[in-house]
Context: one part of a larger RNA
RNA sequence: GGACGAACGCUGGCGGCGCGCCUAAUGCAUGCAAGUCGAGCGACGCAUAUCGGAGGAGUAAUCCACUGGUAUGACGGAGCGGCGAACGGGUGAGUAUCACGUGAGAAACCUGCCCCGAAGACUGGGAUAGCCCGGGGAAACCCGGAUUAAUACCGGAUAUCCUCUACAGAUCGCAUGAUCUGUUGAGGAAAGCUUUUGCGCUUCGGGAUGGUCUCGCGGCCUAUCAGCUAGUUGGUGAGGUAAUGGCUCACCAAGGCAGAGACGGGUAGCUGGUCUGAGAGGACGAUCAGCCACACUGGGACUGAGACACGGCCCAGACUCCUACGGGAGGCAGCAGCAGGGAAUCUUGUCCAAUGGGCGAAAGCCUGAGACAGCGACGCCGCGUGGGGGAUGAAGGCCUUCGGGUUGUAAACCCCUUUCAGGAGGGACGAAAUUGACGGUACCUCCAGAAGAAGCCCCGGCUAACUACGUGCCAGCAGCCGCGGUAAUACGUAGGGGGCAAGCGUUGUCC
Numbered sequence: 001g002g003a004c005g006a007a008c009g010c011u012g013g014c015g016g017c018g019c020g021c022c023u024a025a026u027g028c029a030u031g032c033a034a035g036u037c038g039a040g041c042g043a044c045g046c047a048u049a050u051c052g053g054a055g056g057a058g059u060a061a062u063c064c065a066c067u068g069g070u071a072u073g074a075c076g077g078a079g080c081g082g083c084g085a086a087c088g089g090g091u092g093a094g095u096a097u098c099a100c101g102u103g104a105g106a107a108a109c110c111u112g113c114c115c116c117g118a119a120g121a122c123u124g125g126g127a128u129a130g131c132c133c134g135g136g137g138a139a140a141c142c143c144g145g146a147u148u149a150a151u152a153c154c155g156g157a158u159a160u161c162c163u164c165u166a167c168a169g170a171u172c173g174c175a176u177g178a179u180c181u182g183u184u185g186a187g188g189a190a191a192g193c194u195u196u197u198g199c200g201c202u203u204c205g206g207g208a209u210g211g212u213c214u215c216g217c218g219g220c221c222u223a224u225c226a227g228c229u230a231g232u233u234g235g236u237g238a239g240g241u242a243a244u245g246g247c248u249c250a251c252c253a254a255g256g257c258a259g260a261g262a263c264g265g266g267u268a269g270c271u272g273g274u275c276u277g278a279g280a281g282g283a284c285g286a287u288c289a290g291c292c293a294c295a296c297u298g299g300g301a302c303u304g305a306g307a308c309a310c311g312g313c314c315c316a317g318a319c320u321c322c323u324a325c326g327g328g329a330g331g332c333a334g335c336a337g338c339a340g341g342g343a344a345u346c347u348u349g350u351c352c353a354a355u356g357g358g359c360g361a362a363a364g365c366c367u368g369a370g371a372c373a374g375c376g377a378c379g380c381c382g383c384g385u386g387g388g389g390g391a392u393g394a395a396g397g398c399c400u401u402c403g404g405g406u407u408g409u410a411a412a413c414c415c416c417u418u419u420c421a422g423g424a425g426g427g428a429c430g431a432a433a434u435u436g437a438c439g440g441u442a443c444c445u446c447c448a449g450a451a452g453a454a455g456c457c458c459c460g461g462c463u464a465a466c467u468a469c470g471u472g473c474c475a476g477c478a479g480c481c482g483c484g485g486u487a488a489u490a491c492g493u494a495g496g497g498g499g500c501a502a503g504c505g506u507u508g509u510c511c
Stems, first nucleotide, its partner, number of pairs: 001511004006507005013383006019376002021341001026339003030336003035083003040080002044076002046073008055064003090294003100218007109211002114207007122156004132145005161188004166183007192199002220266003227257003232254008269291004273284004296317005319330004347373001349372003355369001356367004386416004396407004420452001422447005430438001455500005460481003466495005476483002
């Protein structure tokens, strides 16, 4: 000098764009953050229409309330079923690791929804939730009985095809072997809905996307850590997995790693990048983006195409809450917000209008993702706080050799302008559509009036800027050298001056 997710002191007009718990991965009140589909299903309720039943009022037409059936529904809350909930959002605790970056690879893989292609969807069955009845419990919730549906569940058939088995043949390969063709045997499917276009279902082949796995290389400190290792290293066989593999197990062998630093200890998410620097390098890894890991702590599996699953389940633990003491409930490192910690870090806001996501044929619903608004000079950038004239050089202040000098064209005064802020009117783009939270916002026009808008640090040298008074090694200053003990340009105040400016200084950290 530059930089900052900064903080502190003094000060503070406006706007745009960004950024905002670096500490306690501490604990959390409250609300919201993942639902959706009636074009999969059966009931219940409600409303409307219609057809009845019996009753009351009335002479009657008719009216009133009750009740059964049928139909309809942008209706309601539950239930079964499907898809989603593994995305999106948060955090950086752990991790020195194939976690990350980069480059190879498949020896062995999986992939819902999506795209292309081939073939198919035949025929039966038994349940169950809900509703109803009964019971237990303070509650959470649970038990029994009866009954019912499906794109829920279970048989049988069929098999282009797929898997396995056996045999034969061909091609490739150094090889274990791989691929292909044919045949035998065994096994494997399905679901329907709709008012139409249509949406789905099953099996197989291919693609796309996403994921799993293996290897080379690369990137911290420490030797005041020198030896480490028994599933350890390898083999055979088996199990397991989507799949290779000590991944696991049985047996066999005795290996494997290490001064090019094993093992141990400390620290740490990694990267694209960011800051600095002429570069080489050094330091860092907030925001944004990619990957990883985690979700009160530890462990475990279930479901599923996908999880060992933040707002799922089970067990154990700590903590908090409810309780009728028998037993239950909970997990903000989602968005706001609270307490605590701290030098320090925001609103319990608006909207799904856009972009994107889930479900749905769609209308649409949901979406604290997101878009916006609010708060904060936290940062960067832009703008303003007026412009021109104005000497008898006013007054006042300060200094003075008492002549004067300086503040100083500064002010007053005259002329002018109106950015920004203020008031009034008009008023968007963002949207394709009768859809706009932002928002009567941006922007445009008009109005009034210099009006509402300047501070902070410094002035001994380094380093730009000097005098007076006060003080008297006191009070104090200070980055270094050093100032202050009676004339202090170094302390305090004033006048003056210098620097930067909605900021200016200080502190901290990095280059």